[in-house]
Context: one part of a larger RNA
């Protein structure tokens, strides 16, 4: 020193932290949605209307399924693997991609056939699957159009081998979607930007040589594929090569950094919180989808398991937040709210958000605080010693005067909430106008989980709040009685066998003090 844990004690608050063990299994809820301003539409509500009161028709306030977007690759969670360009650092890419965002240039024109949804029916014990039919879109597919773009040939400049950059010129390829009066938001196709990322390299941080040789896609080419992209990454052929005592190859052992702890520093130890990075999601493999995938809470296959089954076949993945078993010396609530910060959709309102902000538990840690303050005898009573005179707890109590922290009742009652939202008013460039924009921090209104919490005031009354460990030396602190090498005690030294300051007790002392002491650990 601590992510500690045990014993004994425990009065209050802030702020922190809390499965270090089985990457063991999991029961339950909830953690990823949203958009009707893309689209057919109408299962539920609400409003109209009709009713035989059984319903039925319209609207689209709304909105369940659906189809289409856009996010689900963010955030959250582990350390299992991994000695690796995994990580740090510093370079590099004339070999490279980047959705939303941001500047800019162009465009945005004509057509089409389909499907889910509905409807009808089958199958199936479920999960679910199938046949007909109908229909729409910002879904899907055709035609034009090509400034620029990609490819190739010819020019200029440049350079770092491949080569780059820029114009013009031939030839070839491929795109768009509405709504709307109009714009606003938007779509396609350039070129920059930014931001996120891929790839390479240089140095850098372990333990074993009781691992000394190690490799066949292996080491170069050539040429095909392949990737955003080099490159044996693949694959055919060709040569025979790299690598290693500057420790290869193997075996163990581990995420890696900022950072912590210690220490005068150099150094050693160490990676728990929190921030960057890598990995990984039940074990192993594997692609689709995407601008982007270890795709945790997506698909496929297999292996273990575990539920459901009508036995034909199905269904699951907490290392997400709580929370349950087991494992351990051992680690928390199956909370509240989306008020705030932040994140997805959405024009917006606004809906989601176990991110996050709160709040519970736990002295696990660090501060802070109180447990009272003053006066009171040559000194009560009790306990201890004792030479019996006496001495010690001891101003300690009692009693006497005061205070009022915290805990407790009463009563006020926040910050965080604004440049947020919704209604409205007036004013402005532009436009015929009407919304959009902009200003007047123009008015009114609406929003707090924590919380009736901080905090303030008042009230009462010392009342509720001290232990723990040690006293033989190291080490600050001693007598006395019990025990008799017995019970015990011990970090070392050592202590106990009849006067033990070392054992167990008790007075007294010493040290900390809401904590002290063992215990593990690490400098």
């Nucleotide at each position: 020193u601590u992510g500690a844990a045990c014993g004994c004690u425990g009065g209050c608050g802030g702020c922190g932290u809390g499965c270090u063990u089985a990457a063991c299994a999991c029961a339950u809820g909830c953690a990823a949605g949203u958009c009707g301003a893309g689209c057919g539409g109408a299962a539920a509500g609400g409003c109209c209307c009709c009713u035989u009161c059984g319903g039925g028709g319209g609207u689209a306030c709304u909105c369940g399924a659906g189809c289409g977007g856009c996010g689900a690759a963010c955030g959250g969670g582990u350390g299992a693997g991994u000695a690796a360009c995994a990580c740090g650092u510093g370079a590099g890419c004339a070999a490279c991609c980047u959705g939303c965002c941001c500047c800019u240039g162009a465009c945005u024109c004509u057509g089409g056939g389909a499907u889910a949804a509905g409807c009808c029916u089958g199958g199936g014990a479920a999960a679910c699957c199938g046949g007909g039919u109908c229909u729409a879109a910002u879904a899907c597919c055709g035609g034009a159009u090509a400034c620029g773009a990609c490819c190739a040939g010819c020019c200029u400049c440049c350079g770092c081998a491949u080569g780059g950059u820029g114009u013009g010129u031939u030839g070839g390829u491929g795109g768009a979607a509405a709504g709307u009066u109009u714009u606003u938001c938007g779509g396609u196709u350039g070129g920059g930007g930014a931001u996120g990322g891929g790839c390479u390299c240089g140095c850098g941080g372990c333990g074993u040589a009781u691992c000394a040789g190690c490799u066949g896609g292996u080491u170069g080419g050539u040429g095909g594929g392949g990737u955003a992209a080099c490159g044996g990454c693949u694959c055919a052929c060709c040569a025979a090569g790299g690598c290693g005592a500057c420790g290869a190859c193997g075996c163990g052992u581990a995420g890696g950094g900022g950072g912590u702890c210690u220490g005068a520093g150099a150094g050693g130890a160490u990676g728990g919180c929190c921030c960057c990075c890598c990995a990984c999601a039940u074990u192993g493999g594997g692609a689709c989808u995407g601008a982007g995938a270890u795709a945790c809470g997506g698909c496929c296959c297999a292996g273990a398991c575990u539920c459901c089954u009508a036995c034909g076949g199905g269904a699951g993945g907490c290392a997400g937040c709580a929370g349950u078993g087991g494992g351990g010396a051992a680690u928390c609530u199956u909370g509240c709210g989306c008020a705030a910060u932040g994140g997805g959709c959405g024009a917006a309102a606004g809906c989601c958000u176990g991110a996050c902000g709160c709040a519970g538990c736990g002295a696990c840690g660090c501060c802070g605080u109180g447990u009272g303050c003053g006066g009171g005898a040559g000194g009560a009573a009790g306990c201890c010693c004792c030479u019996c005179g006496g001495g010690g707890u001891g101003u300690a109590a009692a009693c006497c005067g005061c205070u009022g922290u915290c805990a407790g009742g009463a009563g006020g009652g926040a910050c965080g909430a604004g440049g947020g939202c919704c209604u409205u008013g007036g004013g402005g460039a532009g436009g015929c106008a009407a919304u959009g924009c902009c200003c007047c921090g123009g008015a009114g209104g609406c929003g707090g989980a924590c919380g009736g919490u901080a905090c303030c005031u008042c009230c009462a009354g010392a009342g509720g709040a001290a232990g723990c460990a040690c006293c033989g030396g190291c080490u600050a602190a001693c007598u006395c009685c019990g025990u008799g090498c017995c019970a015990g005690c011990a970090g070392c030294c050592g202590c106990g066998g009849u006067a033990a300051u070392a054992c167990g007790g008790a007075g007294g002392g010493u040290g900390c003090g809401a904590g002290c002491g063992u215990u593990g650990u690490c400098c």
Molecule: small-subunit ribosomal RNA, 5' domain
Organism: uncultured bacterium